[in-house]
RNA sequence: AGUUGGCGACGGCCGAACCUUCCAAGGACGGGGGACCCACAACCCGGGGCAAACCGCGGAUCUAUCGCGGCGGCGAAACCCGAUCGCCGAGCCCGACAGCUCACCUCGCAGGCCGCCGCGGGCGGAUUC
Numbered sequence: 001a002g003u004u005g006g007c008g009a010c011g012g013c014c015g016a017a018c019c020u021u022c023c024a025a026g027g028a029c030g031g032g033g034g035a036c037c038c039a040c041a042a043c044c045c046g047g048g049g050c051a052a053a054c055c056g057c058g059g060a061u062c063u064a065u066c067g068c069g070g071c072g073g074c075g076a077a078a079c080c081c082g083a084u085c086g087c088c089g090a091g092c093c094c095g096a097c098a099g100c101u102c103a104c105c106u107c108g109c110a111g112g113c114c115g116c117c118g119c120g121g122g123c124g125g126a127u128u129c
Stems, first nucleotide, its partner, number of pairs: 010115005018027003029108005038099001046097001047094004054070006071089006079122004
């Protein structure tokens, strides 16, 4: 001097997953169930929920992956718009059962990462005079 690993601080990202609180428990945020009316009906190849995580075409394949297109989602450092670039389209759950849905009932409030790099315009903040 460099590299790697660990711990801590600070800053940031995905996500509803943050705040208050001695604990419990609340607030905020997010999800599900649940009338009249309306909507939908058909059949087992069951159906449904969370989530961006779906659709089509082609190839490969006996074990299952690849390509293209459409569509959906995220990031680039307060925030908004734009540009350009990059990345993701997984996973889990209910258990024969659920359209919407007032009242009402109920559940979650985790987990995983980055700190190299950071364009244009707008808006905003702080300090000084």
Annotation
The prediction has a mean pLDDT of 78. c-di-AMP riboswitch aptamer (ydaO/yuaA leader) from a Chloroflexota bacterium, 129 nucleotides, folded computationally.